[in-house]
RNA sequence: CUCAUAUCAAGAUGGGGUAGAGGGACCGGCCCUUUGAAACCCCGGCAACCUGUCAGCAUUGGAUAAGGUGCCAACUCCGGCCUCCCGGCGCGCCGGGAGAAAGAUGCGAG
Numbered sequence: 001c002u003c004a005u006a007u008c009a010a011g012a013u014g015g016g017g018u019a020g021a022g023g024g025a026c027c028g029g030c031c032c033u034u035u036g037a038a039a040c041c042c043c044g045g046c047a048a049c050c051u052g053u054c055a056g057c058a059u060u061g062g063a064u065a066a067g068g069u070g071c072c073a074a075c076u077c078c079g080g081c082c083u084c085c086c087g088g089c090g091c092g093c094c095g096g097g098a099g100a101a102a103g104a105u106g107c108g109a110g
Stems, first nucleotide, its partner, number of pairs: 001110003005106004014043005022032003026080004044072003049068003052064003076102001082099008
């Protein structure tokens, strides 16, 4: 990178150091940020995907949090080209809903 698969309305959203203008994937919007962005390091925290441990065991599953990831503004911040359903009217758009797509993370395969 590609493919398969699970999850994405909850939670943590804190402290210090280096640094110094960006960041929220992309586009539009709207936000965050010099009262200090990104990035890196240390500490702290959340969660429970993989592993471990415990109990149980037909399976699903439960507890735990030592190890491997992940995560710690806003629902994946909101919307998005596409499909379906409902409603409205200026008949091509508008509003609402569901899905898909896209994205993120884990796990497995190539």